[in-house]
Context: one part of a larger RNA
RNA sequence: UGACGGGAGCCCGCACAAGCAGUGGAGUAUGUGGUUUAAUUCGACGCAACGCGAAGAACCUUACCGGAACUUGACAUCCUGAAAAAGGGCUUGUAAUGAGCCAAUGCCCUUCGGGGAAUUCAGAGACAGGUGGUGCAUGGUUGUCGUCAGCUCGUGUCGUGAGAUGUUGGGUUAAGUCCCGCAACGAGCGCAACCCUUACGGUUAGUUGCUAACAGUCCUACGGGAGCUGAGCACUUUAGCCGGACUGCCGUUGACAAAACGGAGGAAGGUGGGGACGACGUCAAAUCAUCAUGCCCCUUACGUUCUGGGCUACACACGUACUACAAUGGCGCAAACAAAGGGAAGCGAUACCGCGAGGUGGAGCAAACCCCAUAAAAGGCGUCCCAGUUCAGACUGCAGGCUGCAACCCGCCUGCACGAAGUUGGAAUUGCUAGUAAUCGCGGAUCAGCAUGCCGCGGUGAAUACGUUCCCGGGCUUUGCACU
Numbered sequence: 001u002g003a004c005g006g007g008a009g010c011c012c013g014c015a016c017a018a019g020c021a022g023u024g025g026a027g028u029a030u031g032u033g034g035u036u037u038a039a040u041u042c043g044a045c046g047c048a049a050c051g052c053g054a055a056g057a058a059c060c061u062u063a064c065c066g067g068a069a070c071u072u073g074a075c076a077u078c079c080u081g082a083a084a085a086a087g088g089g090c091u092u093g094u095a096a097u098g099a100g101c102c103a104a105u106g107c108c109c110u111u112c113g114g115g116g117a118a119u120u121c122a123g124a125g126a127c128a129g130g131u132g133g134u135g136c137a138u139g140g141u142u143g144u145c146g147u148c149a150g151c152u153c154g155u156g157u158c159g160u161g162a163g164a165u166g167u168u169g170g171g172u173u174a175a176g177u178c179c180c181g182c183a184a185c186g187a188g189c190g191c192a193a194c195c196c197u198u199a200c201g202g203u204u205a206g207u208u209g210c211u212a213a214c215a216g217u218c219c220u221a222c223g224g225g226a227g228c229u230g231a232g233c234a235c236u237u238u239a240g241c242c243g244g245a246c247u248g249c250c251g252u253u254g255a256c257a258a259a260a261c262g263g264a265g266g267a268a269g270g271u272g273g274g275g276a277c278g279a280c281g282u283c284a285a286a287u288c289a290u291c292a293u294g295c296c297c298c299u300u301a302c303g304u305u306c307u308g309g310g311c312u313a314c315a316c317a318c319g320u321a322c323u324a325c326a327a328u329g330g331c332g333c334a335a336a337c338a339a340a341g342g343g344a345a346g347c348g349a350u351a352c353c354g355c356g357a358g359g360u361g362g363a364g365c366a367a368a369c370c371c372c373a374u375a376a377a378a379g380g381c382g383u384c385c386c387a388g389u390u391c392a393g394a395c396u397g398c399a400g401g402c403u404g405c406a407a408c409c410c411g412c413c414u415g416c417a418c419g420a421a422g423u424u425g426g427a428a429u430u431g432c433u434a435g436u437a438a439u440c441g442c443g444g445a446u447c448a449g450c451a452u453g454c455c456g457c458g459g460u461g462a463a464u465a466c467g468u469u470c471c472c473g474g475g476c477u478u479u480g481c482a483c484u
């Protein structure tokens, strides 16, 4: 100087407290441990592993196991010789490999003899190849403390020196933010701002968007309705530019400062809300299986191809979710109101068939045009009458649908039947301070098919915060110290 203390002081954070909803009990989904297995491929392990890599394991993927095969190799460059294209189709075989058969078409130069390119076959080696090891040899990338307010430097000064000062002190702030003081004066990386989005207005523009006024057409219960047409760009909206918020104004407090509190105006008020953005460093943190890479190891195998299986096992334990246990509800009928997205080997309307999943068919749409696409909860009417029920839906049987060479291991969906546990959950523990929690549906990526996961979108929409004694984490100062 740091680190540490069941030392002290000050301060902050959904850290506690005040509340709301959960988890922990049940069933299922999913991940992990364990066990099992021929194999259940590998990695991730307190917070910061465990719906994590995986934005999607039937084959493929796939790295694992059984079996069958290849050995200059599935892939790259080079040499020699040969073929005449290469490639394609059929038969055999589980397929790979191999064997047999079939048809057609060729590139460049040419002296028409041929030569060359590309490709295939055979051979020889140089080499390829390795999801083999080491993340404690590494690059790159990432998590974490933590969006916490810190981390440093130049010159000067002080100290024999390690170092100190600045960065401490008094206030203040979300902030080493700013003000004042001070042997310091300045500066850099961070903070903030600049970026995107959202909330208000102006202006420009008007199609595929919109329809108040005017006219037409159609419907009508005569009240009106349909952007359907002309017309228009008023309004809504879309997307370019601009304005707007700065403690700017007023008052009080304060040290005459910084600032705090209250108020006005305003769509918005004190960082307006949200995002992107992550300092010096810590954890020999994670990743050699994204990729790259040193060294070591394998080289008729630890490489490569195919088939079948496995990654989906199941006395059990844990994490994360979904669905419930019901009346603020279940069911039935009629009937409102979104946003954000996606679409060409795609989205697929009207119509018809089917109880339904779905099928036939094909209008329109590279989409402000057409489609996915009825939002659901809410509200109205009816019914159930507190029960293991008209709650709940696991499991199972039968019959079907879809995708796909192929749903047995091992997909999703539909109909009928079956109807389990479950009556609000011990100790303990999690999230959340406002358009948030809770609740309701919609979309997307991956993707042939497969979503209770993930990433987004909007609808409805709370309660509580006295406060900082305590628990946890963090920042600054100071003190002790047997550690550095």
Stems, first nucleotide, its partner, number of pairs: 002483001004480002007478007015468002019432005026323008034314002042053002064309007073127001077126002079123005088102005107116003129298002132296003138292002140287003143283001145281001150189006156165003169180003195275004200243007209233003214230003217226003246269001249263005325425001329384005341372003346365002351360003391422001396417007438460007
Molecule: small-subunit ribosomal RNA, 3' major domain
Organism: uncultured bacterium